A computed fold for a 483-nucleotide part of an RNA from an uncultured bacterium, annotated as small-subunit ribosomal RNA, 3' major domain. The full RNA is in RNAcentral, with records from Greengenes. The prediction has a mean pLDDT of 85.

Context: one part of a larger RNA
RNA sequence: UGACGGGGGCCCGCACAAGCGGUGGAGCAUGUGGUUUAAUUCGAUGCUACGCGAAGAACCUUACCUGGGCUUGACAUGUUAGGAGUAGUCCGAUGGAAACAUUGGGCGACCGUAAAAUCGGAGCUUAACACAGGUGCUGCAUGGCUGUCGUCAGCUCGUGUCGUGAGAUGUUGGGUUAAGUCCCGCAACGAGCGCAACCCCUAUUGUUAGUUGCCAGCGGAUAAUGCCGGGCACUCUGACGAAACUGCCCAUGAUAAAUGGGAGGAAGGCGGGGACGACGUCAAGUCAUCAUGGCCCUUACGUCCAGGGCCACACACGUGCUACAAUGGUACAUACAAAGGGAAGCCAACCCGCAAGGCGGAGCAAAUCCCAAAAAGUGUGCCUCAGUUCGGAUUGCAGGCUGCAACUCGCCUGCAUGAAGUUGGAAUCGCUAGUAACCGCAGAUCAGCGCGCUGCGGUGAAUACGUUCUCGGGCCUUGUACA
Numbered sequence: 001u002g003a004c005g006g007g008g009g010c011c012c013g014c015a016c017a018a019g020c021g022g023u024g025g026a027g028c029a030u031g032u033g034g035u036u037u038a039a040u041u042c043g044a045u046g047c048u049a050c051g052c053g054a055a056g057a058a059c060c061u062u063a064c065c066u067g068g069g070c071u072u073g074a075c076a077u078g079u080u081a082g083g084a085g086u087a088g089u090c091c092g093a094u095g096g097a098a099a100c101a102u103u104g105g106g107c108g109a110c111c112g113u114a115a116a117a118u119c120g121g122a123g124c125u126u127a128a129c130a131c132a133g134g135u136g137c138u139g140c141a142u143g144g145c146u147g148u149c150g151u152c153a154g155c156u157c158g159u160g161u162c163g164u165g166a167g168a169u170g171u172u173g174g175g176u177u178a179a180g181u182c183c184c185g186c187a188a189c190g191a192g193c194g195c196a197a198c199c200c201c202u203a204u205u206g207u208u209a210g211u212u213g214c215c216a217g218c219g220g221a222u223a224a225u226g227c228c229g230g231g232c233a234c235u236c237u238g239a240c241g242a243a244a245c246u247g248c249c250c251a252u253g254a255u256a257a258a259u260g261g262g263a264g265g266a267a268g269g270c271g272g273g274g275a276c277g278a279c280g281u282c283a284a285g286u287c288a289u290c291a292u293g294g295c296c297c298u299u300a301c302g303u304c305c306a307g308g309g310c311c312a313c314a315c316a317c318g319u320g321c322u323a324c325a326a327u328g329g330u331a332c333a334u335a336c337a338a339a340g341g342g343a344a345g346c347c348a349a350c351c352c353g354c355a356a357g358g359c360g361g362a363g364c365a366a367a368u369c370c371c372a373a374a375a376a377g378u379g380u381g382c383c384u385c386a387g388u389u390c391g392g393a394u395u396g397c398a399g400g401c402u403g404c405a406a407c408u409c410g411c412c413u414g415c416a417u418g419a420a421g422u423u424g425g426a427a428u429c430g431c432u433a434g435u436a437a438c439c440g441c442a443g444a445u446c447a448g449c450g451c452g453c454u455g456c457g458g459u460g461a462a463u464a465c466g467u468u469c470u471c472g473g474g475c476c477u478u479g480u481a482c483a
Base pairs, nucleotide, nucleotide: 001483002482003480004479005478007477008476009475010474011473012472013471015467016466019431020430021429022428023427026322027321028320029319030318031317032316033315034313035312042053043052064308065307066306067305068304069303070302073131077130078129079128080127081126082125083124088107089106090105091104092103093102094101095100110121111120112119133297134296136295137294138293142291143290144286145285146284147282149280154193155192156191157190158189159188160169161168162167173184174183175182199274200273201272202271204242205241206240207239208238209237210236213232214231218229219228220227245268248262249261250260251259252258324424328383329382330381331380332379333378334377340371341370342369345364346363351358352357390421395416396415397414398413399412400411401410437459438458439457440456441455442454443453
């Protein structure tokens, strides 16, 4: 100087407390461990692995296994020698699961020389060589990227001063703040990286613009509808501005910084949310995104193909979904979103089918058409506390769709079946407001496939006395046989 303390002081954080809803029990989905297996590819492992890499494993993907092939190679550059109605393209034959091996026929190019043949070149191919190739190893050789402490308020430097020195001072102190934020003081005076602000979304409004919106005011038309003429007032959609700064008032305070209250205001003291992550820590993670040193393989640890596996199942754990019901279930009727996507696409009306879906073909490169029904909600009826009109697992049969192909191993529909489950031990998680909880909608990936993920809106709470305790953190101080 640090680190540590079941030392002290001060202060924060959904850290506790106060509340609301869960997990832990059940069934299923999914990831992991373990076990099994020819293989169940690999990585991630306290917090910071475990719906994680994977925003989508039937083939492909695919790295694994079994079997069958190839060996200058699936891909790149170059050298030497050789070959040919060559490159390319079309139709085949035999063996085969395919890859591949062997083989037949048709058409048929480009550049230079040239009338043409021919020769040379490009391209192809054969042989050989240099090499290719490796998701093989090492993340403890690395770059890059990332997690975490932590959006915590810290981490340092120059000069000066103090100390023999390591170092100290500044950065400590008195206040204050979300903040090393600001004020005051001070052997310090300044400065840098962080904080804040500058960026984006959102809340109010003006101007501007009007193929969305409106009968608002006028006219026309209809069974009805902005449907038409007409118009940008309103809503809305963009672009550019305005607006919030403790600016104003009162009180407290050191007359400061600031704090408490008030006015006006759409918004008030950082308005709400996002992006943004200091010096560093964990030899943290990644050699399987990529790049890369070293090592290793080279008729195989490379590469192609078929089938299988990654989907196994006594069991254990994590994350979720659905429930156990009456604030509910069910039948019918009916209302209100936002944000997105659409051409090898989104797919309307009509018709067929109980349905999944089929048929059909209108419109739309989309504020214009489509996906599209929002759902919870509201109204009416039934069910009356029961393993039930709760719950839907499991299984049987019959179908639909995608795709070369749904056996291993897809999703959906109908009928039948109707399991566990009556609120969950010890323990444990999230959340402070348009939040939790409940409800649906969309998108990426994608032929098809999600209860996951990322977004979007609808309905919309309770509680916070307080900081003794638990966990994590910041500052000062103290002890130390630790560095």
Its Rfam family is "Bacterial small subunit ribosomal RNA". Rfam links the family to the GO terms ribosome and structural constituent of ribosome.